[in-house]
The RNA shown here (transfer RNA) has 73 nucleotides and comes from an uncultured Opitutales bacterium. The coordinates come from a structure-prediction model, not an experiment, and the mean pLDDT is 80. The sequence was found in a public genome assembly. Its Rfam family is "tRNA". Rfam classes the family as a transfer RNA. Gene Ontology term of the family: triplet codon-amino acid adaptor activity.
RNA sequence: GGGGCCGUAGCUCAGUUGGAAGAGCGGCUGAUUUGCAUUCAGCAGGUCAUCGGUUCGAACCCGUUCGGCUCCA
Numbered sequence: 001g002g003g004g005c006c007g008u009a010g011c012u013c014a015g016u017u018g019g020a021a022g023a024g025c026g027g028c029u030g031a032u033u034u035g036c037a038u039u040c041a042g043c044a045g046g047u048c049a050u051c052g053g054u055u056c057g058a059a060c061c062c063g064u065u066c067g068g069c070u071c072c073a
Base pairs, nucleotide, nucleotide: 001072002071003070004069005068006067007066010025011024012023013022019056027043028042029041030040031039049065051063052062053061
């Protein structure tokens, strides 16, 4: 320098013929317990890496940039 894959909650990851975001773990609150743990119920937490484009509408399609992994040179 070139090819491929990836970037979504604090962490690990889902989320496709485009209709607007979820799970597990973790955090907080309450119930349960003498107390802790377990269990149960609830809550908070996201500019979907960046910028631009297409579209009535984009996490999803197209392009740019940044970052990570990997292969070739």